[in-house]
RNA sequence: GCCGAUGUAGCUCAGUUGGUAGAGCACUUGAUUUGUAAUCAGGUGGUCGUGAGUCCGAAUCUCACCAUCGGCU
Repeated sequence: GCCGAUGUAGCUCAGUUGGUAGAGCACUUGAUUUGUAAUCAGGUGGUCGUGAGUCCGAAUCUCACCAUCGGCU
C1' cells in the first nucleotide's frame, strides 16, 4: 500500500426484506431474612464509532474517515 471482518446500555451480545432499539449479567428500589447471600417483583441506563448522502422514514442502504483484528505484498 491492497483486501476483508468487527464497532449497538457499564460488560457480553441480539436486532432476518429500511418503519418508534432489546436480552443476559451488572447497577438500583421494594418484598422476604435477626443480618448477609440466594430468591421474587419493579426501575434506571443508548447522539446505534465519527461525518455526510439517499429516502416520507436509516442501527440497517451508499460514500469518506477513525479504532481494533486478520490476510496479501